The RNA shown here (transfer RNA) has 73 nucleotides and comes from a Candidatus Falkowiibacteriota bacterium.
It matches the Rfam family "tRNA". Rfam's curators write: Transfer RNA (tRNA) molecules are approximately 80 nucleotides in length. The family's RNA type in Rfam is transfer RNA.
[in-house]
């Protein structure tokens, strides 16, 4: 330099263009316990990497850029 993959909660990841963006773990509170852990219940936390475009409608499709990864040379 070229090609491909990838970016969604603190972490790991789901999410057919259409009804409120979700799960597990983590975090906070409560119950339980002498106390802690475990277990149970409840809760907080997201402008879905950025900027444009397509569409009645975009996390999802398209383009460019940025970060990460792999391959080729």
């Nucleotide at each position: 330099g070229c090609u491909c993959c990838u970016a969604u909660a603190g972490c790991u990841c789901a999410g057919u263009g259409g009804u409120u963006a979700g799960a597990g773990c983590a975090c906070u509170g409560c119950u339980c316990u002498u106390a802690u852990a475990a277990a149970g219940c409840a809760g907080g936390g997201g402008u879905c990497g950025a900027u444009g475009g397509u569409u009645c409608a975009a996390g999802u499709c398209c383009a460019u850029c940025u970060g990460g990864g792999a391959g080729c040379a």